[in-house]
Molecule: RNase P RNA; transfer RNA
Organism: Opitutales bacterium
RNA sequence: UCCAAGGUGUAGGCAUCUGCUGAUUGCUCGUCGAUUAGAGGAAAGUCCGGACACCAUAGGGCAGCAUUCCUUACGAAAGUAGGGGCACUCCUUCGGGAGUGACGGCUAGUGUCACAGAAAAUAUACCGCCCCGAGUUCGCUUGGGGUAAGGGUGAAAAGGUGGAGUAAGAGCCCACCGCGCGUUCGGGUAACCGGCGUGGCAGGAUAAACCCAUUGCGGUGCAAGGCUAAAUAGGAGAUCUUGAUAGCCCGUCAGUAGAUCUCGGGUAAGCCGCACCUCGCCUCGGCGAGGAGGUCGCCUCGGCGGCCUAGAUAAAUAGAUGCCCACGACAUAAUCCGGCUUACAGCACCUUGGACCGA
RNA sequence: GUCUCCAUAGUUCAAUUGGAUAGAACCGCGGUUUCCUAAACCGUUAAUCCGUGUUCGAGUCACGGUGGGGACA
Numbered sequence: 001u002c003c004a005a006g007g008u009g010u011a012g013g014c015a016u017c018u019g020c021u022g023a024u025u026g027c028u029c030g031u032c033g034a035u036u037a038g039a040g041g042a043a044a045g046u047c048c049g050g051a052c053a054c055c056a057u058a059g060g061g062c063a064g065c066a067u068u069c070c071u072u073a074c075g076a077a078a079g080u081a082g083g084g085g086c087a088c089u090c091c092u093u094c095g096g097g098a099g100u101g102a103c104g105g106c107u108a109g110u111g112u113c114a115c116a117g118a119a120a121a122u123a124u125a126c127c128g129c130c131c132c133g134a135g136u137u138c139g140c141u142u143g144g145g146g147u148a149a150g151g152g153u154g155a156a157a158a159g160g161u162g163g164a165g166u167a168a169g170a171g172c173c174c175a176c177c178g179c180g181c182g183u184u185c186g187g188g189u190a191a192c193c194g195g196c197g198u199g200g201c202a203g204g205a206u207a208a209a210c211c212c213a214u215u216g217c218g219g220u221g222c223a224a225g226g227c228u229a230a231a232u233a234g235g236a237g238a239u240c241u242u243g244a245u246a247g248c249c250c251g252u253c254a255g256u257a258g259a260u261c262u263c264g265g266g267u268a269a270g271c272c273g274c275a276c277c278u279c280g281c282c283u284c285g286g287c288g289a290g291g292a293g294g295u296c297g298c299c300u301c302g303g304c305g306g307c308c309u310a311g312a313u314a315a316a317u318a319g320a321u322g323c324c325c326a327c328g329a330c331a332u333a334a335u336c337c338g339g340c341u342u343a344c345a346g347c348a349c350c351u352u353g354g355a356c357c358g359a
Numbered sequence: 360g361u362c363u364c365c366a367u368a369g370u371u372c373a374a375u376u377g378g379a380u381a382g383a384a385c386c387g388c389g390g391u392u393u394c395c396u397a398a399a400c401c402g403u404u405a406a407u408c409c410g411u412g413u414u415c416g417a418g419u420c421a422c423g424g425u426g427g428g429g430a431c432a
Base pairs, nucleotide, nucleotide: 001355002354003353004352005351006350007349008348009347010346012324013323014322015321016320017319018318020038021037022036023035024034025033026032027030040330044341045340047339048338049337050336051335052221053220054219055218059250060249061248062247064217065216066215068213069084070083071082072081073080074079085103086101087100088099089098090097091096104212105211109210110209111206112205113204126151127150128147129146130145131144132143133142134141135140159177160176161175162174163173178201179199180198181197182196183195185194186193187192225272226271227270228269235263236262237261238260239259240258242254243253244252245251276291277290278289279288280287281286282285292309293308294307295306296305297304298303299302325328360431361430362429363428364427365426366425369385370384371383372382378415387403388402389401390400391399408424409423410422411421412420
């Protein structure tokens, strides 16, 4: 210098014309004019957590669902960030460094571990090694027993290395390492680390297998829900010591001949919820005050004044032309907010890896 | 908009509590038979929606994405 990967930020600018949605306003009330405001970092996926609304059949238990090393900060929670511990992988100058981790528990219980292999969790004797007996052509063959050190199988073979020991072997015994248990020991807030004592070792893997422990959870979602308008004609079926409580039981509620459910028929329009925040007033729909932000104008450059704050419902923010530059990606709110995940051209910055050039 | 379910040859379905090379029918292709075609017989192609992880091992389990279906005023 170039390339690749990852992370963070940004998300073309200006001018003119035509158009769309809301608010205010004007009149000649028209799909009219004027002024003004008008999508995102993810508006997406709908994966978590809340606000808000309704259901009092919202209570108790079981079940179910979610959560999961420690600590600090922020936060309503979910979660995010910093630091630490432990495990694994890679590099190493052996001091350490970098990366990753759905990171409670297989020593509560149960299940599974194909094929191969002698044996896969109650261990096990295929080859090999050793002892004894029999046979022998002295090469070995055969019967019984010992042995997990060696070979072989497998993803995984029942602690590792060395020594002593033995017929050969073996935690059978010993030293060191590893592991488990204990500890009124030391360090640390803690996870945990170290020390000491003790045990020959019991306890292979799998919980993104059932499960156990831990902490938490009432349900439904703006098609929640409220108001107005419209409709509710004529019917069919099922259950009834029942129906509802969204899985079950208790309890509770409704009902005592009417009720519930299903099918089928009808209506299916409008407003609010719903749009910067807070407070006050009343005639309850507006008004007023204060604050925040944006924009325009003025000036003594610090203020003053005016205007505005997306809220659509087939769903608006777009199109054309010109100039500049790096030549413009992913994508368009639908009740709102906080996160997570995924998508993303070009440019800027940071980190890592590779290639080339120079010293 | 909210909630929920599913995805295996071209099509319709299998795959035992995760186990070896994912199976079957129809379709397609090639061959035999026939003067030719059909039928019949023989052979054959063809798939786990995509990515990452857990595990010795994934169609199956977990997470993310893509596509499709259903319910609710």